[in-house]
């Protein structure tokens, strides 16, 4: 340099072009003599950046940034 995959709450990951979710973590309550475990509730996201297409974009297209793999 070329090709390819990935980037979504603190972490690990979902999400046919049509309401952005789960588990863990955090907070709070229940249970318990107490802690842990268990059970219930709850906060937290400009979906890496900037543009484009569309009535509507995490999803499709382009640029850039970051990371992994391959070729040279």
């Nucleotide at each position: 340099g070329c090709c390819u995959c990935c980037g979504u709450g603190g972490c690990u990951c979902a999400a046919c072009g049509g309401u952005a979710g789960a588990g863990c973590a955090g907070c709070u309550g229940g249970c318990u003599u107490u802690u842990a475990a268990c059970c219930g509730g709850u906060u937290g996201g400009u979906u890496g950046u900037g543009g484009g297409u569309u009535u509507a974009a995490c999803u499709c297209c382009c640029u850039c940034c970051g990371g992994g793999g391959g070729c040279a």